[in-house]
């Protein structure tokens, strides 16, 4: 350096409930197991979702637009790693 879940130890945790934080997406904790060979870790590219605060639009109800806010269990890339196979 690579390629894989047999083998060993194992390791994590969706959905959905409680319960707190957040305008929201969404997190956190705790139970929970859908799945996951990096479903460890980074928001750097892109892709997705939100729209508080800003700008537009309307008599107004509302409506548009927008990331600095989210997502690593979308991808892609960085970074560490346990076992076994090849080099």
């Nucleotide at each position: 350096c690579u390629c894989g879940a047999u083998c060993a130890g194992g390791g994590c945790a969706a959905a959905c409930c409680a319960c707190g934080c957040g305008a929201a997406a969404g997190c956190g904790u705790g139970g929970g197991a859908c799945g996951c060979a990096a479903a460890g870790c980074c928001a750097c590219u892109g892709g997705c979702c939100u729209a508080a605060g800003u700008c537009c639009c309307a008599a107004a109800c509302g409506g548009g637009a927008u990331a600095u806010g989210g997502u690593c269990g979308c991808a892609g890339g960085g970074u560490u790693g346990c076992c076994g196979g090849g080099c």
Molecule: c-di-GMP-I-GGC riboswitch aptamer
Organism: Candidatus Binatia bacterium